SAM riboswitch aptamer (S box leader) from an uncultured Verrucomicrobiales bacterium, 131 nucleotides, folded computationally.
RNA sequence: AUCUCAUUCAGAGUGGCGGAGGGACUGGCCCGAAGAAGCCACGGCAACCGGUUGAAGAAAAUAGUGUUCUUCAAUGACCAGGUGCCAAAUCCAGCCGGAAGAUUGGAACCAACCUUCUGGAAAAAUGAGAA
Repeated sequence: AUCUCAUUCAGAGUGGCGGAGGGACUGGCCCGAAGAAGCCACGGCAACCGGUUGAAGAAAAUAGUGUUCUUCAAUGACCAGGUGCCAAAUCCAGCCGGAAGAUUGGAACCAACCUUCUGGAAAAAUGAGAA
């Protein structure tokens, strides 16, 4: 780098070094010399992977630890080892639709474009897995 699956309106930052960029891309809109990226230290969030965890009743057996079944709890609770993350919804939109409205063009009706709301996809990120 590729493929599959899941999630993405919640949450969580200070200090030191550094010295002009950053928010993936494009457009918008933001953040930034009251200090961006990056690195380091300490702290925190979350729970994807990981780990721990019963209660009541019944039966048979045993020297004993235990075993089996039923019901409930559990799509739970707890921990924080491996990742991840700590401005703004993945900051918003991008592609295809739906609804309402404005403008323009032509006669109803339609077309183009814009705004707001909304469904789905794409892309991206993270995790788990595959090859």

Source information:
Its Rfam family is "SAM riboswitch aptamer (S box leader)". Rfam describes the family as follows. The SAM riboswitch is found upstream of a number of genes which code for proteins involved in methionine or cysteine biosynthesis in Gram-positive bacteria. Its family is annotated with regulation of gene expression in the Gene Ontology. Its mean pLDDT, the model's own confidence on a scale to 100, is 81.